[in-house]
């Protein structure tokens, strides 16, 4: 201090996430050891046990146990002393502990007030006299299970009572009145004294009740509350003020600055974060407050409505002999439930501290301590030092290495911590003794000894940390973006490696990054955000100038408060540290007192004119209303003329029309709306406003002069206006027209188009109150900040004219626009004196997307619906502005055998071939839109061969190496047995330095071998868009940026080809030339060849470049470029071909050419063999050939004319045989020398006469030939017979632009053999192109875009499945808090009767807690089922949206349809 994430990339806007600090936590691994903290945040549930409040004999009587004295023979009786026992009595129990349930003011916190109490403490003074009746303990008796409870009788006190006395005490103006006590112990011979008490009284001091201010959560989907309510006067109560109560009077009080109501919650000192403002929080500690199993009462006291007191209620437990009787852990422990969770039923009074006592003392779960728990915060420790062969082992490897790692080992030292022993505390107190729970603890000191002692997470980016292996969208992970479909640093495991460590991570809550509620510090044109008009206006806030006064604000000083503790600063003391102690400051706040007058605020102060308003005078305009009226058009009625169609559309049809329509002419009715003027142009607060004239009435501007004299500005509520649509009521109703009713069109049309048509649309009254009510989404004022310009309606001045006027100019006010330039802003886009631009003051409004302007509830409305406005869920994005690309049923300009003009053709037929299918033991493999398919294959009998059966082999058919073991060669030849392979044998045969040597075998092993996978892991090739004109870079320079100029424009090319212009200059792959053929000429050379005026061949040159003349067109001026025509030439505008392929797409195709990562198989997925298959066939496609014939067939003689090219395992002449295919035999030729080789179409005679033939040739029979070990599956050729199909081919589809299509035949590769395939060769040799609308396919600008995997994108609803959570609902359970009414406990008051009248007893009355009843309210649970909604991802209908999305979208408003939606009215341009 910031990062991760919306996108192909960018800026912006905006949410989600994360990094850090904290906890009374908890959960998972793990865990050595002290010290100071700290430990039921849940049920304020329920509690077995023990303990927590007593104490006082110096108030008082008795009882009773021990000692002892006296007397007593004893028994025993009186006394002392010292103990225990309940009772009276006093004083404490109102503290100390514990908990947060209610409580939003009867609380708290600061500050401050007057009308108050106060036991114990301190002080001031006085007093302390007399007498009196009872009671508990006890003793006899009753009842009772108990628990307790009663009659009778004794008795005492600092218990009660009564008199007496009395102030500086109370009441009273006064006179007067009225009012108290208690003793005990100790000493004294005794008066006495002394102490501790008692009464009254004065002050005080701590404590306490009471009043007032301020301040203190969320909620307005809580707007009215309120009857003791608000004052007042009287009695009453109370310690004291007071509706605190009562009677009586009055009608008050609070409330938008938020009463009442609802939900929450104890409050503060602090505490956590934070740079601060501020959010959040309120264990622990300290103050306060309230509570004590529920409600409710009052007693006693100085104090209480009382946690460990009483009564009553309810509800739970307990005991019961059923008749009663007892409790109250939010006190320490404990223990049970609840829960993610929170300790021992310890020791002590030895300190501090409280209670009681004269005092010892005694009480003391307050407290001091130990225990338990890493739960927190702090300190130590698990060794230190030196050790390289970098040990072994793990992991990884490119096989060299390399890392863990100085790490161990190993050598020498240390002893913290533990463990053993000995000593041993402070903690004790002005004092002589006595007292220590902790604890034989902390501490010291010795001893042996490296010994007792490390995990825990995390390693794709945020975010420090990387590799191997498994795993295969599975297991998983994950905070957030994502991560795993076979090479995962994202899963698991493992080496490494980084971070913190007795801890480490996870959940969880808080604060912070979050300037994401913005005071400090945010915004509102398009992102979320200006109200439809802020039109009048109230509260409110906010305001001109100058002078006085005041001192509220505010600013300064000063005291005083802001408890301690805590923070912060300095010190001190524990070994340090947490921690404790101690000085200090401070605690932004309040008071209170003292001052200064800037600003602000206040005056019942006083000027001013600039702001505002008004008079006057001129003038503006579709501003409003309302009367009353004008013409075209339309429709409609009558007649008239007139004839057969009209009318609609893309085309149609429905419709209308011989009953006479359309058309025209008169004549009449009837509505609704106003052409031109007219416009960027007036006016209104917006909505809106438009024929003319009158009449009413609001607004605006401007001039010169005067009036008032801040009278202003905004404006929450309120009020009022408010397009269409839409209602209610009465009227109108021509045209137009939702619903509807036909016609088309379609797959299907609840639509688009067409023909009728209702409600509407117009008027009167009345409501609704919404709209893209927007200005290209822009609240109102004020002030201020370069220009030009136009208009509009005024004023002033000047010119001119055709002078009531009109033009033209300037100069000014005000409204209405343009340009977008200066500055300034904006994320841009853009705005920019009409601000989005600098400044102030005011209202409104927004805080991620959806859910949702929906639900509930409230308020309006006849309804339709308006306003107001959630939350559960769900989601990591929704978005703006620009930017490149791409695509469009957008637009523009160009090209292409792209179309069209033409020729030949496939699609039909047989036959090759190659695929799909299918079959099969196998029918091996890839290749599939163009760009697969006579393709890999330039050749499948066997090999090839990868497939299929069967048979064998296993270090193998092949290449290196190591070990061992064999002193044997290999090969050859040969038997037997097999289908071969092969297996078993005989035979011959034998290197050498004699070794451990070479080679073999055999055995084991590194490896060999695989046409097994994975072209989406790859390398190289090649395929395609495309031989298209594109793709880029330096440098500059605009833009925040992504990008952009250059490479846009005009001309022009085949060309980003060339010119011209220009913020661009340059420059690179491409494009053109360079190569190579061919076409002309020259020059050399010349074997095989003979053309000798040089054919051919080889080498090497020339030659064409729009050079040249002329005309024309690009705005034409040129040296640029086009188009025409000429010269000259073999060739003329790129001569004509070919090789040459730019950045890139296609995860395009090849692992089966070849290489090559992964990975699979290793007696098998590798090797041989033998024989099948790759050749199958109902079928369907592609791609050839042959034909259908006469521009032809067949036949025969003749007659012509090629070129590329091949030959030694070859080409093979000539002679012979053979009908031939061939063969025999054999010349020549390593080839310009021989051969293949005789070209075919062509030309001549002939015959054929339009048929399925003398077309065509499939198919089949039969004989052969050649290759070859081997033609059965499964070649090719000949010879004789045999003669399907088919008479020019539907939809549709291909090539072609000149030596080209068409048509003829040669030649070669590949080959033992085998072309209908393919690659050359040459021969004969055309038609056509007006044109670029259209179709495909391409480029360049431009537009839109919601696309970017890129239109084979994107995306709406409906329906049907699964799951969520919430809404509405017949009911129905519950909580909660008031009212009413009935019954009404203790309890307090009052009245009466009673008695043994202090006092009790009884009975009645008022108040009076639960409790029943009842009516309404509120708030929540549950819920058949009703309607939306979200989420899923594979359905189902469609295509509404995004491009003119194929009917532009969208919004209000009505109607309709399965479903998105579609019509109608108005509005918007986004």
């Nucleotide at each position: 201090a910031g990062a991760a994430u919306u996108u192909g990339a960018u800026c912006c806007u905006g949410g989600u996430u994360c990094a850090g600090g904290a906890u009374g936590a908890a959960c998972g691994c793990u865990a050595g050891c002290g010290g100071c903290g700290u430990g039921c945040u849940u049920u304020a549930g329920g509690u077995a046990u023990g303990c927590a409040a007593a104490u006082c004999g110096a108030a008082c009587g008795g009882c009773u146990c021990g000692u002892c004295u006296u007397c007593g023979c004893a028994a025993g009786a009186a006394g002392a002393c010292a103990g225990g026992c309940a009772g009276u009595g006093g004083u404490g129990g109102a503290c100390g502990g514990g908990u947060u349930a209610g409580u939003a003011a009867u609380a708290a916190a600061c500050a401050g007030g007057a009308a108050c109490g106060u036991a114990c403490c301190c002080u001031u003074u006085u007093c302390u006299g007399a007498a009196g009746a009872a009671u508990a303990c006890c003793c006899c008796g009753g009842c009772g299970a108990a628990a307790g409870u009663u009659g009778g009788g004794c008795u005492a006190a600092u218990a009660c009572u009564u008199c007496a006395u009395a102030a500086u005490c109370c009441c009273g103006c006064a006179a007067g009145g009225g009012g108290a006590a208690a003793g005990u112990g100790c000493u004294u011979a005794a008066c006495u004294g002394c102490a501790c008490g008692g009464a009254g009284u004065u002050g005080g001091a701590g404590c306490g009740g009471c009043c007032u201010g301020u301040u203190u959560c969320c909620u307005a989907u809580c707007a009215g509350c309120u009857a003791g309510u608000u004052g007042g006067u009287a009695a009453g109560g109370u310690a004291a003020u007071g509706g605190c109560c009562u009677a009586c009077c009055a009608a008050g009080g609070c409330g938008a600055u938020g009463a009442c109501g609802g939900g929450u919650a104890g409050g503060g000192g602090g505490u956590g974060u934070g740079g601060g403002a501020g959010c959040a929080u309120g264990a622990c500690c300290c103050c306060c407050a309230a509570c004590a199993a529920u409600g409710g009462g009052a007693c006693u006291g100085a104090g209480a409505c009382a946690c460990g007191g009483c009564c009553c209620u309810u509800a739970c437990g307990u005991c019961u002999a059923c008749g009663g009787a007892c409790g109250g852990c939010a006190g320490c422990a404990a223990u049970u439930a609840g829960g993610a969770a929170u300790c021992g039923u310890c020791g002590g009074c030895a300190a501090u501290g409280g209670g009681g006592g004269a005092a010892a003392c005694c009480c003391u779960g307050a407290c001091c301590g130990c225990g338990c728990g890493a739960c927190g915060c702090c300190g130590c420790g698990u060794g230190g030092a030196g050790g390289a062969u970098g040990a072994a082992g793990g992991c990884u490897c490119u096989c060299g290495g390399g890392u863990c790692g100085u790490a161990a080992a190993c050598u020498c030292c240390u002893u913290u911590u533990g463990a053993c022993a000995a000593g041993a505390a402070u903690g004790a107190a002005a004092u002589a003794a006595a007292u220590g729970a902790c604890a034989g603890u902390a501490c010291u000191u010795g001893u042996a000894g490296a010994a007792u002692a490390a995990g825990c997470c995390g390693c794709u980016a945020c975010u420090a940390a990387c590799u191997a292996c498994g795993u295969g969208c599975c297991a998983g992970a994950a905070g957030u973006c994502u991560c795993g479909g076979u090479a995962a640093u994202a899963c698991g495991u493992a080496g490494g490696c980084g971070g913190c460590a007795a801890g480490c991570g996870u959940u969880a809550u808080c604060c912070g990054g979050a300037u994401u509620c913005a005071u400090u510090g945010g915004g509102c044109g398009u992102a979320a955000a200006g109200u439809g008009a802020c039109g009048u206006g109230u509260a409110g806030g906010c305001u001109u100038u100058u002078c006085a006064a005041u001192a509220c604000a505010u600013c300064c000083c000063g005291u005083u408060u802001u408890a301690a503790a805590u923070a912060c600063c300095g010190a001190u003391g524990c070994u340090c540290a947490a921690c404790a102690u101690c000085g200090g400051c401070g605690c932004u706040g309040g008071a209170c007192g003292g001052g200064a007058g800037a600003u602000g605020g206040u005056u019942g102060g006083a000027a001013u004119u600039u702001g505002a308003a008004c008079u006057u005078u001129u003038u503006c305009g579709g501003g409003g209303c309302a009367a009353c009226u004008g013409g075209a058009a339309c429709u409609u009625u009558u007649g008239g003329u007139g004839a057969a169609g009209c009318a609609g559309u893309g085309a149609a049809a429905u419709g209308c029309g011989u009953u006479g329509a359309u058309a025209u002419c008169a004549a009449g009715a009837g509505g609704a709306a106003c052409a031109c003027c007219g416009a960027u142009g007036g006016c209104g607060a917006a909505g809106g406003c438009a024929g003319g004239u009158u009449g009413c009435u609001a607004g605006g501007a401007a001039a010169c002069a005067g009036u008032u004299g801040a009278c202003g500005c905004u404006g929450a509520g309120a009020c009022u206006c408010g397009a269409a649509a839409g209602c209610u009521a009465g009227g109108g109703g021509a045209g137009a027209g939702a619903a509807g009713c036909a016609g088309a069109u379609u797959a299907g049309a609840u639509a688009c188009c067409u023909g009728c048509g209702u409600a509407u649309u117009c008027c009167u009254a009345g409501c609704c109150g919404u709209a893209a009510a927007c200005g290209c989404a822009u609240g109102g004022g004020u002030g201020c900040u370069a220009a030009u310009u136009c208009c509009u309606c005024g004023u002033c001045c000047c010119g001119c004219c055709u002078u009531u006027g009109g033009c033209g100019g300037g100069a000014u006010a005000a409204g209405g626009g343009a340009u977008g330039u200066a500055a300034g802003c904006u994320a841009a886009c853009g705005c920019g004196u009409u601000a989005a631009g600098c400044a102030c003051c005011c209202c409104g409004c927004c805080u991620g997307g959806g859910g949702a302007g929906u639900a509930c509830g409230g308020c309006c409305g006849c309804a339709a619906g308006g306003c107001u406005a959630a939350a559960a869920c769900u989601u990591a994005a929704a978005g703006g502005a620009a930017u490149u690309g791409a695509c469009g049923g957008g637009g523009a300009c160009c090209c292409g055998c792209a179309c069209a003009a033409g020729c030949a053709g496939u699609g039909g037929a047989g036959c090759g071939u190659g695929u799909g299918g299918u079959u099969c033991a196998a029918u091996u493999c890839g290749a599939u839109u163009c760009a697969a398919a006579a393709c890999g294959a330039a050749a499948c009998a066997c090999c090839u061969c990868a497939c299929c059966a069967a048979g064998a082999c296993u270090c193998g058919a092949c290449a290196u190496g190591u070990g061992a073991c064999u002193g044997c060669a290999a090969a050859c030849c040969u038997a037997a047995u097999g289908a071969a392979a092969g297996u078993u044998g005989g035979g011959c045969g034998u290197c050498u330095u004699c070794g451990a040597g070479a080679g073999u075998g055999u055995c084991a092993c590194a490896a060999a071998g695989c046409u097994g996978c994975u072209g989406c892991a790859u390398g190289g090739c090649c395929g395609u868009c495309u031989u298209c004109a594109g793709c880029u870079c330096g440098u500059u320079u605009c833009g925040u940026g992504a990008g952009g100029a250059g490479u846009a424009c005009c001309c022009u090319u085949g060309a980003g080809u060339g010119g011209g212009u220009u913020a661009a200059c340059g420059a690179g792959c491409g494009c053109a030339a360079c190569c190579c053929c061919c076409a002309u000429c020259c020059u050399u050379u010349g074997u095989u060849a003979g053309a000798u005026u040089u054919u051919c061949a080889a080498a090497g040159g020339a030659a064409a470049c729009u050079g040249c003349c002329c005309c024309g067109a690009u705005u034409u001026u040129a040296c640029a470029u086009c188009g025409g025509g000429g010269a000259g030439g073999a060739a003329g505008g790129c001569g004509g071909g070919g090789a040459c392929g730019a950045c890139g797409u296609c995860a395009g195709g090849u692992c089966a050419g070849c290489a090559c990562g992964g990975u699979g198989c290793u007696u098998a997925u590798g090797u041989c063999u033998u024989g099948g298959g790759c050749a199958a066939c109902a079928c369907a496609c592609a791609c050839c050939c042959u034909a259908c014939a006469a521009u032809g067939g067949c036949g025969a003689a003749a007659a012509a004319c090629a070129a590329c090219g091949a030959g030694c395992c070859g080409c093979g002449a000539a002679a012979c045989c053979g009908c031939a295919a061939g063969g025999u035999u054999a010349a020549g030729c390593a080839a310009a020398u021989c051969u293949c080789u005789g070209a075919a179409a062509u030309u001549u005679c002939g015959c054929c006469u339009c048929a399925g033939u003398u077309c065509a040739g499939a198919u089949u029979g039969g004989g052969g030939u050649c290759u070859g070990a081997a033609a059965c599956u499964c070649g090719a050729c000949c010879c004789c017979a045999u003669g399907a199909a088919g008479u020019c081919g539907g939809a549709a589809u291909u090539g072609c632009u000149a030596g080209u299509a068409a048509u003829c035949g040669c030649g070669a590769a590949u080959c033992a053999u085998a072309a209908g395939g393919u690659c050359g060769c040459g021969g004969u040799g055309a038609a056509u192109a007006c044109g670029u609308u259209c179709u495909c396919g391409g480029g360049u600008c431009u537009u839109g875009u919601a696309c970017a995997c890129a239109c084979c994108g994107c995306c709406c609803g409906u329906c049907a499945a699964a799951g969520c959570a919430g809404c509405a609902a017949a009911g129905u359970c519950g909580g909660c808090g008031g009212c009413g009414g009935c019954c009404c406990a203790a309890a307090u008051c009052c009245c009466g009767a009673u008695g043994u009248c202090a006092c009790g007893u009884c009975g009645g009355g008022a108040u009076g807690a639960a409790g029943c009843c009842g009516a309404g309210g509120u708030c929540g649970g549950c819920g058949a089922u009703g309607a939306a909604g979200c989420u899923u991802a594979a359905g189902u209908c469609g295509u509404a949206a995004c491009a003119a999305g194929g009917u532009a979208u969208c919004c209000c408003u009505a109607g309709c349809c399965g479903a998105a939606g579609c019509u109608g009215g108005g509005g918007a341009u986004g």
Predicted 3D model of a 1470-nucleotide RNA (small-subunit ribosomal RNA) from an uncultured Gammaproteobacteria bacterium.
The sequence is in RNAcentral, with records from SILVA.